Large-subunit ribosomal RNA, domain IV from Acidocella aromatica, 328 nucleotides, folded computationally. The source organism's lineage runs through Bacteria, Pseudomonadati, Pseudomonadota, Alphaproteobacteria and Acidocella. It matches the Rfam family "Bacterial large subunit ribosomal RNA". A reference for the family is Yusupov et al. (2001), "Crystal structure of the ribosome at 5.5 A resolution", Science. Its mean pLDDT, the model's own confidence on a scale to 100, is 88.
Context: one part of a larger RNA
């Protein structure tokens, strides 16, 4: 200098992307404990106090025939320490927002989450030698089960909800039409032969599914508009024309884990705030199960603020121990 620990005047987060670290609290018993809530909870909430030890009086437990011993809780008195949950062990708290409902699951060895799952919702398939899934098969799972059951996708507790559009794509239905292969059919036609014939070619008609058509399905893939004028101050436009679509974003939510512009403006914390919150809406490029907006409880998630407490820092400095490091 490095490692591991231990102490620090004043000050106390000025540090730092970030209180990373350390530090505080940590137990019992009594008191006392908001908001918000699904009434369970939030809560060991926050918050204050007390604790050794001896003697007394009360009230007791246990052992013992008893004297007697141990011990507990309770009022009162008293001793000793710096110091009495005397050592070890043994939560820092609080307030906001966001994401996910929660316990759980994961990248073995850079990631534990907001990812996966979950209960709960929904769309589909399957009537049983099911459907699907392994195999060539035989067989086997599905299930020794039977639609309240078993595959498949999709959301993802709960609460209020879940708009419009089926023209594209898929999927489901549909005794007509039109278009369609082998086959079937053979008019005619061609080689050969003298001929019978043998060998080839081939119209019309006939032939399924699919596709065309016709519909019907969005908790299917999926998609929800420009342009122009208008009110008695301006401003804006409830209102109008117009062009285009299948429809032209509904409710809730927005500068958001989504907003370039942008540090967007106001407001509130700050002596000073690109973040935060609470607003507006001018959504570059929110939106409803690729689910919307809220939500108690919960998170080794993640932002921001307080208190409390610290060598994290002003700023370093002493001390232990093991190595480096000089010398021998």
């Nucleotide at each position: 200098c490095u490692a591991u620990g231990c102490u620090g005047a004043a000050g106390g987060a000025a540090c730092u992307a970030g209180g990373c670290a350390a530090a505080u609290u940590a137990c019992u018993u009594g008191c006392g404990u908001a908001a918000c809530u699904u009434c369970g909870g939030g809560a060991u909430a926050a918050g204050c106090a007390a604790g050794a030890c001896c003697c007394u009086g009360c009230a007791g437990u246990g052992g013992g025939c008893a004297a007697c011993c141990a011990u507990u809780g309770u009022a009162g008195g008293g001793u000793g320490g710096c110091a009495c949950a005397a050592a070890a062990g043994a939560g820092g708290g609080g307030g906001u927002a966001g994401c996910g409902a929660c316990u759980g699951u994961u990248u073995a060895g850079u990631a534990a989450a907001a990812a996966c799952a979950c209960a709960g919702g929904g769309c589909u398939g399957u009537g049983c030698g099911a459907a699907g899934u392994c195999g060539a098969g035989a067989g086997a799972c599905g299930a020794c089960g039977u639609a309240u059951a078993c595959g498949g996708u999709c959301u993802g507790a709960c609460g209020c909800c879940u708009g419009c559009c089926c023209g594209g794509u898929g999927c489901c239905g549909g005794a007509a039409g039109g278009u369609u292969a082998a086959g079937a059919g053979g008019a005619g036609g061609u080689g050969u032969g003298c001929a019978a014939g043998c060998a080839c070619u081939g119209a019309a008609u006939u032939g399924a599914a699919g596709c065309c058509c016709c519909g019907g399905u969005a908790a299917a893939c999926g998609g929800c508009g420009g342009c122009c004028g208008u009110a008695a101050c301006u401003a804006u436009a409830a209102c109008g024309g117009u062009c285009c679509u299948a429809a032209g974003g509904u409710a809730g939510c927005g500068a958001a884990a989504u907003u370039c512009c942008u540090u967007g403006u106001c407001g509130g914390g700050u002596a000073a705030g690109u973040u935060c919150c609470g607003a507006c809406c001018u959504g570059c490029a929110c939106g409803a199960a690729u689910g919307g907006c809220g939500u108690a409880a919960c998170g080794a998630c993640u932002u921001c603020c307080c208190c409390a407490c610290u060598g994290u820092c002003u700023c370093c400095a002493g001390c232990a121990u093991a190595g480096g490091c000089u010398c021998a």